[in-house]
Molecule: transfer RNA
Organism: Vicugna pacos
């Protein structure tokens, strides 16, 4: 230089056109001697960037870029 693969909350991940979801963590109250452990109800994401296709894109389709991976 080539082929392929992965970018969504702070972290691991899901979602495969109709407006984004568990777990952990993180704040709060409840309970406790307790800051743990448990139970409740919460908050946090311009879905990697930039177009195109659609009435509508996390998805689809070009470029592009960061990180694995195999060829040379």
């Nucleotide at each position: 230089g080539g082929g392929g693969g992965u970018g969504u909350u702070g972290c691991u991940c899901a979602g495969u056109g109709g407006u984004a979801g568990a777990g952990c963590a993180c704040a709060u109250g409840c309970u406790u001697a307790a800051u743990g452990a448990g139970c409740a109800g919460g908050a946090g994401a311009u879905c990697c960037u930039g177009g195109g296709u659609u009435c509508a894109a996390u998805c689809u389709c070009c470029a592009g870029u960061a990180c694995c991976u195999c060829c040379a």